Predicted 3D model of a 368-nucleotide RNA (Bacterial RNase P class A) from an Actinomycetes bacterium.
Its Rfam family is "Bacterial RNase P class A". Rfam classes the family as a ribozyme.
It was read from a public genome assembly, where an Rfam model found it.
Model confidence (mean pLDDT): 78 of 100.
NCBI's taxonomy places the organism under Bacteria, Bacillati, Actinomycetota, Actinomycetes.

[in-house]
RNA sequence: AGAGUCGCCCGGAUCACCGCGUUGUAGAUCUAGAUUAAUUUCUAGACUGGACCGAGGAAAGUCCGGACUCCACAGAGCAAAGUGGUGGGUAACGCCCACCCGGAGCAAUCCGCGGGAACAGUGCCACAGAAAAUAGACCGCUCAUGAAAAUGGGUAAGGGUGAAACGGUGGUGUAAGAGACCACCAGCAUGUACGGCAACGUAUGUGGCUAGGUAAACCCCACUUGGAGCAAGACCAGACAGAUAGCGCUUGAGAGCUGCUCGUUCGAGCUAUCGGGUAGGUCGCUUGAUUCCGUGAGCAAUUGCGGAACUAGAUGGAUGGUGAUCCCUCAUUGAGGACAGGAUCCGGCUUACAGGGCGACUCUUCUG
Numbered sequence: 001a002g003a004g005u006c007g008c009c010c011g012g013a014u015c016a017c018c019g020c021g022u023u024g025u026a027g028a029u030c031u032a033g034a035u036u037a038a039u040u041u042c043u044a045g046a047c048u049g050g051a052c053c054g055a056g057g058a059a060a061g062u063c064c065g066g067a068c069u070c071c072a073c074a075g076a077g078c079a080a081a082g083u084g085g086u087g088g089g090u091a092a093c094g095c096c097c098a099c100c101c102g103g104a105g106c107a108a109u110c111c112g113c114g115g116g117a118a119c120a121g122u123g124c125c126a127c128a129g130a131a132a133a134u135a136g137a138c139c140g141c142u143c144a145u146g147a148a149a150a151u152g153g154g155u156a157a158g159g160g161u162g163a164a165a166c167g168g169u170g171g172u173g174u175a176a177g178a179g180a181c182c183a184c185c186a187g188c189a190u191g192u193a194c195g196g197c198a199a200c201g202u203a204u205g206u207g208g209c210u211a212g213g214u215a216a217a218c219c220c221c222a223c224u225u226g227g228a229g230c231a232a233g234a235c236c237a238g239a240c241a242g243a244u245a246g247c248g249c250u251u252g253a254g255a256g257c258u259g260c261u262c263g264u265u266c267g268a269g270c271u272a273u274c275g276g277g278u279a280g281g282u283c284g285c286u287u288g289a290u291u292c293c294g295u296g297a298g299c300a301a302u303u304g305c306g307g308a309a310c311u312a313g314a315u316g317g318a319u320g321g322u323g324a325u326c327c328c329u330c331a332u333u334g335a336g337g338a339c340a341g342g343a344u345c346c347g348g349c350u351u352a353c354a355g356g357g358c359g360a361c362u363c364u365u366c367u368g
Stems, first nucleotide, its partner, number of pairs: 001364010012326007020054002023051001025049003029046006056339001060350002063348005068229004075262004080225005085099005100114001101112004115220002121218002123214003138159002140155006167185006186210001188207008233283004242274006254266003290309008327337004
C1' cells in the first nucleotide's frame, strides 16, 4: 500500500420567536363546595406567569420467553405442541457465552433443525441400469456338450449405467474369480491407559470383513409445557322490561379448569328463543428482573459490593412552524442529508437503513 474478517458508535447540532402535552410551583384574580365569629381556612376547577421533562436502534415483525391480571384451588393420566452435542449464564427462552465434533476457507473467521438408520419398526431414492438393499448378471472371464450356431453351469476381480452399485492397494489361491485367505491402510464396533466436569481427544490392542443415503420423512428416545390476555382486570356513576319453552331445586339441573378421561370443588337456579335499556368516568399507567460511575470475581456471557440519577404516560391520541449560524456528502455557487414514530412493561431473535467514523485481527507485496 492492497485485499479481506470481526466488533462498536453517530446518523444532525446551536440560538431566537411563536405554538403543543404531563408533573410541580407562584398568584392583591374568578367560580363552586365544605367550614368559620369573620372572604376565616381547606379542596376542586378556570385564568395568568414561570420551571423541569417530552419517541427508537430498530419504536417495525408479532417470532420466542417472561413479569403482571383473571379463571374459587389449579391434581393425575392420555393426546397435542416445542426443544435436541457438552458445560455455564439468565427471571426464563427456541436467547447469550465458552468448548467439542463435522464442513468451507491459505488464514482471520463463518456455517450446522449436531440424539437414534445394523442398536424398535415403517417408508422413499425419478430416469438410466442386469440390479438401488435378504440386490443382481447386459458386456466380459471361465467350464461342459457341440463341426458351428447355440444350450447349460460358475463368477462378480474388469467394463458399462448412474448422485450413489456390498471398502482400497499388493499378494496367495482358483477352471476363471471373490476378504475365500494374508499383509498394510480406511471405515464401524469395542477393551485398556492418560488428559478433560463433560461432549470428546491422544496412544495402543481386539474383532468381523464392511449390511448406502434420507428422520428439515412417519417414528423411537431424552427434556420442557394449564389457559386467556391491559380491549387483562378493579372501582364509581347511570339506565332498564320482560315474555315463552325445557330441565331442575340437595334423590341435585348447571358451572369450573386448551381437547378427552378420572378425580375434585361450587351450586338454586340454569339453558334456548324473542324483546328492551346503558355503554360515561377513575384506576391499572410507569421506581423498573431500570440506567450510569467506580471497584472485585470470571476466558467470556454475566455477576458481588459501594455511590449517584429519575429519563413520555397520551386516550379524536401531545414535541410543530419560521429565521439564522454551523455539520456531513456530491458538485462548483447549487443540490441532497437514510430506515423510520410509543399505547401495560421487560429480555431476546429476525428484518430495514443514504452517509460518516473508530478499533482489533488475517493474508499478499514493498521499504527500512